[in-house]
RNA sequence: GGAGUCGGCUGGACCGUCGCUGCGCGCAGGCGUGGAGGAAAGUCCGGGCUCCGUAGGGCAGGACGCCAGGUAAUGCCUGGGCGGCGUGAGCCGACGGAAAGUGCCACAGAAAACAUACCGCCGAUGGGGCCGGAUUCGUCCGGUUCACAGGUAAGGGUGAAAUGGUGCGGUAAGAGCGCACCGCGCGCCUGGCAACAGUGCGCGGCAGGGUAAACCCCGUCCGGAGCAAGGCCAAAUAGGGGUGCAAUGAUGCGGCCCGCAUCGCACCCGGGUAGGCCGCUAGAGGCGCCUGGCGACAGGCGUCCCAGAGGAAUGACGGUCCUCGACAGAACCCGGCUUACAGGCCGGCUCCCACC
Numbered sequence: 001g002g003a004g005u006c007g008g009c010u011g012g013a014c015c016g017u018c019g020c021u022g023c024g025c026g027c028a029g030g031c032g033u034g035g036a037g038g039a040a041a042g043u044c045c046g047g048g049c050u051c052c053g054u055a056g057g058g059c060a061g062g063a064c065g066c067c068a069g070g071u072a073a074u075g076c077c078u079g080g081g082c083g084g085c086g087u088g089a090g091c092c093g094a095c096g097g098a099a100a101g102u103g104c105c106a107c108a109g110a111a112a113a114c115a116u117a118c119c120g121c122c123g124a125u126g127g128g129g130c131c132g133g134a135u136u137c138g139u140c141c142g143g144u145u146c147a148c149a150g151g152u153a154a155g156g157g158u159g160a161a162a163u164g165g166u167g168c169g170g171u172a173a174g175a176g177c178g179c180a181c182c183g184c185g186c187g188c189c190u191g192g193c194a195a196c197a198g199u200g201c202g203c204g205g206c207a208g209g210g211u212a213a214a215c216c217c218c219g220u221c222c223g224g225a226g227c228a229a230g231g232c233c234a235a236a237u238a239g240g241g242g243u244g245c246a247a248u249g250a251u252g253c254g255g256c257c258c259g260c261a262u263c264g265c266a267c268c269c270g271g272g273u274a275g276g277c278c279g280c281u282a283g284a285g286g287c288g289c290c291u292g293g294c295g296a297c298a299g300g301c302g303u304c305c306c307a308g309a310g311g312a313a314u315g316a317c318g319g320u321c322c323u324c325g326a327c328a329g330a331a332c333c334c335g336g337c338u339u340a341c342a343g344g345c346c347g348g349c350u351c352c353c354a355c356c
Stems, first nucleotide, its partner, number of pairs: 001352010012321007020035006037327001041338002044336005049226004061222005066080005081095001082093004096217002101215002103211003118156002120152003125149002127146008164182006183206001184204005189198003230278004240269006249263005285304008322325001
């Protein structure tokens, strides 16, 4: 100098004028002060909070799935293991089980999972033909040939994938058929909390394709609904309950009386609508320092208060400047994940080239 990789920050600045809105002060005009984001977004996970349900447990359903740790909790984060990619920094991985069962595997291919063979190889053994020899004329022995029965799965061929690989032996030809090495499985040992690892030791010829974000099996976790949750105060009108009053009036039941019910007035009570208030923003909070830890994070001390509406505020205009400004805006709160984002800045590390 070039190429790359990982992490973090920022997201126009300043001034003036006039507005909007929460809070405080003031009798008032008004004054003071606060006023969007790293994602406020998607609403995908996890919790707080609230109400309902609930003895305890199970079924169904769903999510998750290497190990250890962090956390209020998680499907998140940190560290580690294993596998894959990259020269490397580093990145990616739903990463339990396919020697429980079931299903599926296009095309090609003999065959896609339970058996088998298209080309090829062999034809030892059994069988047929020919030749030679022996013969007690029944046949026997040897050679050669056919590829009929049969053997084989090494090689070729198909495929994304075909019963472990290389070599030697072995054989008629072959084959873990035997052996050595590699690989695999199991047990032990060593290291590690563990996942796991090991030129370690022993045993087993190998125990038989893929697919579980296919059904399924195993393990862990999950009660439901959500701030329109939920709570408080409470008119008018209508209706409900109670008490009292009324010349004991009217109506109904009845032949009549007593009695009961309804109608009237006053007061009280409770439910509930409009409306108002709370929930509502001081919190698993921000910043700084110290301590412990590789780290996520935890503890301690100091300091700060930083939107809280309910038709719902955060804007407009003017001026100066620059590199001319992206994605986008709260609605109960918090921790994550994911997605969107013009441009700019900072730091760690890696590789290549050149020079000293």
Molecule: Bacterial RNase P class A
Organism: Thioalkalivibrio sp.